[in-house]
RNA sequence: UAUCUGCAUCAAGAGAGGGCCGACGCCCUCACCAACCUGCCUGCCCGGGCAAGGUGGUACGAAAACCCCUGCAAAACAAGGGGAAUUCAGAUGCGGCCGAGAGGCAACGAAGCGGGCUUGC
Numbered sequence: 001u002a003u004c005u006g007c008a009u010c011a012a013g014a015g016a017g018g019g020c021c022g023a024c025g026c027c028c029u030c031a032c033c034a035a036c037c038u039g040c041c042u043g044c045c046c047g048g049g050c051a052a053g054g055u056g057g058u059a060c061g062a063a064a065a066c067c068c069c070u071g072c073a074a075a076a077c078a079a080g081g082g083g084a085a086u087u088c089a090g091a092u093g094c095g096g097c098c099g100a101g102a103g104g105c106a107a108c109g110a111a112g113c114g115g116g117c118u119u120g121c
Stems, first nucleotide, its partner, number of pairs: 006094005015030006031058003036054003039050003043117005061088003066083004096105003
C1' cells in the first nucleotide's frame, strides 16, 4: 500500500471564505461540533468529565410490520400526513511520531467529580 475479516456506534450537534473542474467532486485557510482511540482528572476498576495528542464530521440514507391523525351521516376502505420494531445499504472508530530492532518522544494554561477495591499513615 492492497485485499479479506471481527467488534462498537449511527440519537443529537456544528460553516464561512477561497482555489481547481463542463459537471460530479476534490483541495486550502480559519472557525465550530463530537468523547471513537490515546492521554489527563486517583494506585487500580466502573461511571462521569476534559477537545490536549490522533481520527472524524459541519446538505441528504432506502424500504417497512404495526400504531396514530385526517378521511365518514355512522363503521370501514382508498388516497394523504406523522411515528416506528425490523431489514438492507452506507459511514465512523478500534491513537500519533521517531527507530532495522530493542526501545524512545509529545499529549493543555481544560477538567480536576461519584461509587468500589487496594496500599500507606
The RNA shown here (SAM-I/IV (S-adenosyl methionine) riboswitch aptamer) has 121 nucleotides and comes from a Phycisphaerales bacterium. Rfam family: SAM-I/IV (S-adenosyl methionine) riboswitch aptamer. The literature on the family includes a 2014 paper in PNAS by Trausch et al., "Structural basis for diversity in the SAM clan of riboswitches". Clan: SAM clan. Of the family's consensus pairs, 100% are formed in the model. The sequence was found by an Rfam model in a public genome assembly. The coordinates come from a structure-prediction model, not an experiment, and the mean pLDDT is 75.